[in-house]
RNA sequence: UUCUUAUCAAGAGAGGUGGAGGGACUGGCCCUACGAAACCUCAGCAACCAGUCGUCGUGGACACGGUGCUAAAUCCAGCUAAGCAAGUAUUGCUUGGAAGAUGAGAA
Numbered sequence: 001u002u003c004u005u006a007u008c009a010a011g012a013g014a015g016g017u018g019g020a021g022g023g024a025c026u027g028g029c030c031c032u033a034c035g036a037a038a039c040c041u042c043a044g045c046a047a048c049c050a051g052u053c054g055u056c057g058u059g060g061a062c063a064c065g066g067u068g069c070u071a072a073a074u075c076c077a078g079c080u081a082a083g084c085a086a087g088u089a090u091u092g093c094u095u096g097g098a099a100g101a102u103g104a105g106a107a
Base pairs, nucleotide, nucleotide: 001107002106003105004104005103006102007101008100013042014041015040016039017038021031022030023029025078026077027076028075043070044069045068048066049065051062052061053060074099079096081095082094083093084092085091086090
């Protein structure tokens, strides 16, 4: 990097360094000198993998290990998609898909 698969409306921030960007992309809408990204320290959340316990069996419990995460639903939408309700400019709601993120496995 690619493929397969599961999940994505819950949850969880302080300090230091730093000094202008960030929220994947596009459009919106936001965050940000009352300090962005990034890095470090400590803390926390969660329970995917591993482990331990429990069980007839589990989708149960625990949280010392490997990841992950700690603004906003993946912030919202993206599609010659489907359905419903309004009514001609499209809008709203629901579902599915795409894209993305994370875990596990494989090449």